Small-subunit ribosomal RNA, central domain from an uncultured bacterium, 350 nucleotides, folded computationally. The prediction has a mean pLDDT of 90. The full RNA is in RNAcentral, with records from ENA and SILVA.
[in-house]
Context: one part of a larger RNA
RNA sequence: CUGGGCGUAAAGCGCACGUAGGCGGUCGAGUAAGUCGGAUGUGAAAGCCCCGGGCUUAACCUGGGAAUUGCAUUCGAUACUGCCUGACUGGAGUAUGGGAGAGGAAAGCGGAAUUUCCGGUGUAGCGGUGAAAUGCGUAGAUAUCGGAAGGAACAUCAAUGGCGAAGGCAGCUUUCUGGCCCAAUACUGACGCUGAGGUGCGAAAGCGUGGGGAUCAAACAGGAUUAGAUACCCUGGUAGUCCACGCUGUAAACGAUGAGAACUAGAUGUUGGGAGGGUUUAGCCUCUCAGUGUCGCAGCUAACGCACUAAGUUCUCCGCCUGGGGAGUACGGUCGCAAGACUAAAACUC
Numbered sequence: 001c002u003g004g005g006c007g008u009a010a011a012g013c014g015c016a017c018g019u020a021g022g023c024g025g026u027c028g029a030g031u032a033a034g035u036c037g038g039a040u041g042u043g044a045a046a047g048c049c050c051c052g053g054g055c056u057u058a059a060c061c062u063g064g065g066a067a068u069u070g071c072a073u074u075c076g077a078u079a080c081u082g083c084c085u086g087a088c089u090g091g092a093g094u095a096u097g098g099g100a101g102a103g104g105a106a107a108g109c110g111g112a113a114u115u116u117c118c119g120g121u122g123u124a125g126c127g128g129u130g131a132a133a134u135g136c137g138u139a140g141a142u143a144u145c146g147g148a149a150g151g152a153a154c155a156u157c158a159a160u161g162g163c164g165a166a167g168g169c170a171g172c173u174u175u176c177u178g179g180c181c182c183a184a185u186a187c188u189g190a191c192g193c194u195g196a197g198g199u200g201c202g203a204a205a206g207c208g209u210g211g212g213g214a215u216c217a218a219a220c221a222g223g224a225u226u227a228g229a230u231a232c233c234c235u236g237g238u239a240g241u242c243c244a245c246g247c248u249g250u251a252a253a254c255g256a257u258g259a260g261a262a263c264u265a266g267a268u269g270u271u272g273g274g275a276g277g278g279u280u281u282a283g284c285c286u287c288u289c290a291g292u293g294u295c296g297c298a299g300c301u302a303a304c305g306c307a308c309u310a311a312g313u314u315c316u317c318c319g320c321c322u323g324g325g326g327a328g329u330a331c332g333g334u335c336g337c338a339a340g341a342c343u344a345a346a347a348c349u350c
Stems, first nucleotide, its partner, number of pairs: 003322004007304002012318001014201004021194003025088004030083002033081002035077008049065006091191001092188004096183004103177007110154001115149007125136002162169002206247006216240001220236004258317006266295012299306002323350003332343004
């Protein structure tokens, strides 16, 4: 390089937008670059291969042919690809009318609970565990009632439910804002798909500056347990957990399944629309579009299983893999305040 692969064996970038590039719907006209055919020239000789000839054979020598798959020029062909041009509407998009939603950002508001403080009642315990102890409490705790403060999270509704590209998103209200779905028409007329580099987003933890600090809680302290106990259990408790701005850029970032498109039995649940039937209304029935589950045929799979949301049958583009360890490490480089991230070997060994 070819090949074979990537749900679980090695292997899908965490996700998106998009540059170059690659690929690209239907019907015509032109062109003839790719493509296909003919001719001419060239492709040295020798060698190889085929048919002959010469040394008694052979090696060897020698004649002819073929081959030299190429290049150039020229004459043609026009199905496909390209280029150019004219048209089309099925892909893509726009407009109009509806619809659902924890999609995002900011501001305001609410109740329950925990904790602390103040006051009342009240008295000897409370708390905690397998059992205890540390701890709290006669300076009046725990319990209970009233009040106040403050921070964080939003029970029920709640669902195999919804939304988002992914990360993720849940009290209520308002403002701003992104995407999606459905119906019927009208319009643009291939405007598309993918996407090396690049750019942006990206849980938790962590970092910087400034706030905040109720709960929980790495570190830490004490009490237990134990042979020991740098743990599991208990009592405390600081970073952190929260907010603003900036950084970090990683996760079992998982459906361990890249994106887009076409085709290929059914059954059943559910979410959002639409149409029809029925009905006083509603419940209900049927069909259909979009989403999301379960089962299941063909087919696929090493098996497990997947099965119109494919891991089936195909097409386009990207990423990645190539025995285990060494190692996602060293070195170098880029990025970062740091922690570290990204890129990424070899010796050696089995």